Model confidence (mean pLDDT): 80 of 100. Predicted 3D model of a 71-nucleotide RNA (transfer RNA) from a Minisyncoccota bacterium. Its Rfam family is "tRNA". A reference for the family is Hou (1993), "The tertiary structure of tRNA and the development of the genetic code", Trends Biochem Sci. The RNAcentral record of the sequence draws on ENA.
[in-house]
RNA sequence: GCGGCUGUAGUUUAGUGGCAGAACUGGUGCUUCCCAAGCAUCGGACGCGAGUUCGAUUCUCGCCAGCCGCA
Numbered sequence: 001g002c003g004g005c006u007g008u009a010g011u012u013u014a015g016u017g018g019c020a021g022a023a024c025u026g027g028u029g030c031u032u033c034c035c036a037a038g039c040a041u042c043g044g045a046c047g048c049g050a051g052u053u054c055g056a057u058u059c060u061c062g063c064c065a066g067c068c069g070c071a
Base pairs, nucleotide, nucleotide: 001070002069003068004067005066006065007064010024011023012022013021018054026042027041028040029039030038047063048062049061050060051059
């Protein structure tokens, strides 16, 4: 330099053109003599930009980052 794949909460991940889910983690409360465990509840995410579309996390293009391969 060229090609391919991936990018979603703090972490691990599901997902589909029409509301973004789960688990763990975190806050609060209950329980307990205390801790742990358990229960209830709350908060938190679609890498960035543009295009298509009534509507994009999803499709297209570019950029960025990571990984793999070729040279």